Predicted 3D model of a 339-nucleotide part of an RNA (large-subunit ribosomal RNA, domain IV) from an uncultured Planctomycetaceae bacterium. It was read from a public genome assembly. Rfam family: Bacterial large subunit ribosomal RNA.
[in-house]
Context: one part of a larger RNA
Order: sequence, then structure tokens, then C1' cells
RNA sequence: CACUGGUUAAGGAACUCUGCAAAAUGGCCCCGUAAGUUCGCGAUAAGGGGUACCCUCCGUUGUUAACGCAGUGGAGGGUCACAGUAAAUCGGCAUCAGCAACUGUUUAUCAAAAACACAGGACUCUGCUAACUCGCAAGAGGAUGUAUAGAGUCUGACGCCUGCCCGGUGUUGGUAGGUUAAGGAAGAGGGUUAGCCGCAAGGUGAAGCCCGCGACCGAAGCCCCAAUAAACGGCGGCCGUAACUAUGACGGUCCUAAGGUAGCGAAGUUCCUUGUCGGGUAAGUUCCGACCUGCAUGAAUGGCGUAACGACUGAUGCACUGUCUCAACCAGUGACCCG
Repeated sequence: CACUGGUUAAGGAACUCUGCAAAAUGGCCCCGUAAGUUCGCGAUAAGGGGUACCCUCCGUUGUUAACGCAGUGGAGGGUCACAGUAAAUCGGCAUCAGCAACUGUUUAUCAAAAACACAGGACUCUGCUAACUCGCAAGAGGAUGUAUAGAGUCUGACGCCUGCCCGGUGUUGGUAGGUUAAGGAAGAGGGUUAGCCGCAAGGUGAAGCCCGCGACCGAAGCCCCAAUAAACGGCGGCCGUAACUAUGACGGUCCUAAGGUAGCGAAGUUCCUUGUCGGGUAAGUUCCGACCUGCAUGAAUGGCGUAACGACUGAUGCACUGUCUCAACCAGUGACCCG
């Protein structure tokens, strides 16, 4: 000097990102216990008191024929100590918010959470040789199940609710018309040449074979027509207006598929911003309650509440303390010295 323990005057969070760490609380018995609430909880809420040993008396359990032996409870009296769950084991508590209902699960080895799951809700597919999944196939799972079943997707207890838009994309349904492949195919054209013409060069040229064209016929799909948002998604701007001013119930106009409803709101979302007001503090960029000017909230990508629960996150108080003012000492283990 480091580490691991222990003690500390006065103060008591002034430390610090943060009471991190430590201290404090602690068992059992008795009394007592609020808001809230899904009436189960909350609750060991909180907050108090007792606890050792000896004697006497009273009751009671087992066993015994009885005496006794082994327990258990109450009342009264007494003894000692600073201290009686004397060691060890052994909850700190309360308040206000956020998130997630809950018990669970997770990044073996930097993340345990507000992430995942969950019961519940909804949509879509599937009539059984089911849909779906694995496999080239045979086959297997689904399931020795059968729509109160199985598969997929989203949401995530419970309570109150879940608005408008189908123009785009997707899905489902429709089929008159348009477009349209392989294939089929009338027909026309070209190459070749028996023959014919020609003195020759050459010309013409049937059938067959070959070459590339080809009207027309031709499915799904797409175009088209509808439906569908707990499908993917989306949910405006400008100008004017009330007898002070301000504001704008109201009006005008442009655009759109439709212009954000109920809720909530400087939010885990608010840039400006430490917004403004109120509370708490002597003093508060955090916190709580409001306001609404929502840069850029919003309804199963769920919205808003919510008792209980949480090694979650923020704020506050009580208790308590070497976290600190400000450091000191003690013990041990290293370091260091000798061997």
C1' cells in the first nucleotide's frame, strides 16, 4: 500500500449517476392495523408490548390399578444483568407515479427487462386421402383427432371501448368485352426439278420433299366489375367572421379514398424546452397535479383505466448508518525483509 473483517466522538445522505455499499429490521406470542379493491386481497400493512431463571397455586393431555413418569397452559410471587429469539439462524418500512395484469421464459460467457410467453379476444384457412409441415418418392406427422377439431396471423388478465377511409397494395368473388402461350390451321410466297421451249446461254416449271410466313381458333393470368381494414395501410390546407379586446360556435374556398372520433397528452412520444401555472424544497433541468401551442398521440401495429404481483424504472419521507464532513484505530491475508 492492497484486500477481507471489526469499532468509532459530533453530525446523519451533506456522498454519489443512484443511499451503490454498509448499517438498521428480524424468530415466536399478544394487541392493533389505513387508502384502495376484481371482496380473494391489501396484511407480518403501519404501530405497540412480551420473551431468561427460581418458587407457589390452579387447570389439562398421554400412560398407570395406584404412586409416579413424560408433556402442555394460566395466575401470583421472587432473582440477576446494560442487554433474556443474549450466539447462530432471522422481513427495513411508508408514499406518489411509469411500464407490464399475474406465476413463468430469455441473450451458457457484458443486457433478466417495459423484451418473450401467458389465460382471454379476433380474423383467415381446413369436410377428412382435411388444411398445413417434412420427404425425389414410398411414406410420415396433423390424428388412431373430425369445425366446441386442427393450422396460420395479430392482440394480450379484467373493466369501458375499438371511430372514418376500399383510391393504392393484398386477398376473395365475378365474368360480357379487350389482351394473350404452346398447339392447330385456310392460304400465299420461296428453294429444288421430271417435263416442255431454246442451236446454246438460259427460260418456264407439275407432283414430292424442304424453308420461313400465316388470316382464323386458342386457357389461366392481366386489364375490367364488385366485396373486404381485429388485411398491408391512410386519417388536409387557406381566408373571413360575435357591440372593448381576444377567441371563433358560424361562413367561404381548394384538394382528398377519407380528412383523426372517444380517449389520452411537454408523455419511455414535446424539437423550441429547464414551455406556463400549481405542489413538494431554504434552493427542484428530475418528480407529482393541471393547461393544450400533439415539431411528430390515438383506438387489437390496440386506446384509456385498473386491485394484486415485480431482483423492472423515476421521485419523496421515516428509520438507520464511516456513503460523506474527515479520517482514525484494531485483527487477519498478501505485499516487504531474513531463511